[in-house]
RNA sequence: CAGGCUGGAGAGGUGACCGCGGCGGCGCGAGCCGGCGAGGAAAGUCCGAGCUCCAUAGAGCAGAGUGCCGGGUAACACCCGGCGAGCGAAAGCCCAGGGAAAGUGCCACAGAAAAUACACAGCCGCGGCGCAGGCCGCGGUGAAGGUGAAAUGGUGGAGGUAAGAGCCCACCGGCGGGUAGGAGACUGCCCGGCCAGGUAAACCCCACUCGGAGCAAGACCUGAAAGAGGGCGUUGAGGCUGCUCGCUCAGCCCUCGGGUAGGUCGCUGGAGGCGCCGGGCAACCGGCGUCGUAGAUAGAUGGUCACCACCCCGCAGGGGGUACAGAACUCGGCUUAUUUCCAGCCUCGCCA
RNA sequence: GCCCCCGUAGCUCAGCGGAUAGAGCAGCCGCCUUCUAAGCGGUCGGUCCCGGGUUCGAUUCCUGGCGGGGGCG
Numbered sequence: 001c002a003g004g005c006u007g008g009a010g011a012g013g014u015g016a017c018c019g020c021g022g023c024g025g026c027g028c029g030a031g032c033c034g035g036c037g038a039g040g041a042a043a044g045u046c047c048g049a050g051c052u053c054c055a056u057a058g059a060g061c062a063g064a065g066u067g068c069c070g071g072g073u074a075a076c077a078c079c080c081g082g083c084g085a086g087c088g089a090a091a092g093c094c095c096a097g098g099g100a101a102a103g104u105g106c107c108a109c110a111g112a113a114a115a116u117a118c119a120c121a122g123c124c125g126c127g128g129c130g131c132a133g134g135c136c137g138c139g140g141u142g143a144a145g146g147u148g149a150a151a152u153g154g155u156g157g158a159g160g161u162a163a164g165a166g167c168c169c170a171c172c173g174g175c176g177g178g179u180a181g182g183a184g185a186c187u188g189c190c191c192g193g194c195c196a197g198g199u200a201a202a203c204c205c206c207a208c209u210c211g212g213a214g215c216a217a218g219a220c221c222u223g224a225a226a227g228a229g230g231g232c233g234u235u236g237a238g239g240c241u242g243c244u245c246g247c248u249c250a251g252c253c254c255u256c257g258g259g260u261a262g263g264u265c266g267c268u269g270g271a272g273g274c275g276c277c278g279g280g281c282a283a284c285c286g287g288c289g290u291c292g293u294a295g296a297u298a299g300a301u302g303g304u305c306a307c308c309a310c311c312c313c314g315c316a317g318g319g320g321g322u323a324c325a326g327a328a329c330u331c332g333g334c335u336u337a338u339u340u341c342c343a344g345c346c347u348c349g350c351c352a
Numbered sequence: 353g354c355c356c357c358c359g360u361a362g363c364u365c366a367g368c369g370g371a372u373a374g375a376g377c378a379g380c381c382g383c384c385u386u387c388u389a390a391g392c393g394g395u396c397g398g399u400c401c402c403g404g405g406u407u408c409g410a411u412u413c414c415u416g417g418c419g420g421g422g423g424c425g
Base pairs, nucleotide, nucleotide: 001349002347003346004345005344006343007342008341009340010339012308013307014306015305016304017303018302020037021036023034024033025032026031039324043335044334046333047332048331049330050329051214052213053212054211058245059244060243061242063210064209065208066207067206068082069081070080071079072078083097084095086093087092098205099204103203104202105199106198107197120145122141123140124139125138126137127136128135129134153172154171155170156169157168159167173195174194175192176191177190178189179188180187181186218265219264220263221262227256228255229254230253231252232251238248239247272291273290274289275288276287277286278285279284309322310321311320312319313318353424354423355422356421357420358419359418362377363376364375365374370408379395380394381393382392383391401417402416403415404414405413
């Protein structure tokens, strides 16, 4: 230099004018003045909570989710630190990472055989036949001969055998037991030939977690209106969006028709932001100080001009541009979209 | 706000772990016919919406995104 990895920050600024929505003040009123007014993702609605109502939120089955260890947190499937596997040359990244020795299923093609037994070709022994090459029968043998993603642990052995084989031996791998370290996942050492295919993002088993609905929740005020028909229900409908029990309680559902589509609260002060100090490797926690910072309801947050900032084009005057996108009860995360800048780290590379 | 389904050839759809992913219609070529249609034969045509993962192997299973459709209130 090039390429890569990790972490962080910002999201144009100031002023004027016009316009919009809340708030406060003044004014009898029209209105005037002041101050505030989108985000890092406001998005997707994928997780987790708060809050509200339904039993004080109950039991069992079913169902769903999570799945190494320790910690953080209100909680989580999130975060931090570690362990183990994998990828990368490295910085580093990444993992739905319990159980295949409970059972069931599946493993195409090829191959003898795809999961528990078998034996295509081969090798060996015995017997028979044949002059002989050899053939037939019985028995033994196991991963080789080839196939496959995967073949009964792997490699080696002038150990062993009739021929072979963990049959035996050495090393490696797995499993089990012991022991040492560690809080634990796990790791080291020793012993035992114990050697068992893969797949659970197939069913399943184990452990843990999960009641339902959602701010159109829910509460209040003011008003309008017209009921009719059918069905179910104190032998239990509905609440209770799977079933049963249990609790509660007298109404519930469908069709047609009529009316309303107003206001207030919930509604923004909350697991809040920022700074300093302390604890902790860190996530985070504690203490002190400080700040006030949207709240609409068909839905405001916009536009123009000037100067400055950055980028691009141009010799210059100057011209153009500044991403993704917009609250709707509120938080904590994750994911996705997107622009610029900064810092640290790495070297399979190139140049000096 | 809550929830569900779909995406495969130009169109409509099958296929739900294992071939070169199929069928009908459409397109093209040929036969038949005086010609056309119908019929018959052949042929062309695929980012299985996109990315990542599980698996020996993914259109299929899981997950993130994109697009489309629907239901309830």
The prediction has a mean pLDDT of 77. Two RNAs folded together computationally: RNase P RNA and transfer RNA, 425 nucleotides in total. Rfam match: Bacterial RNase P class A. By type it is a ribozyme.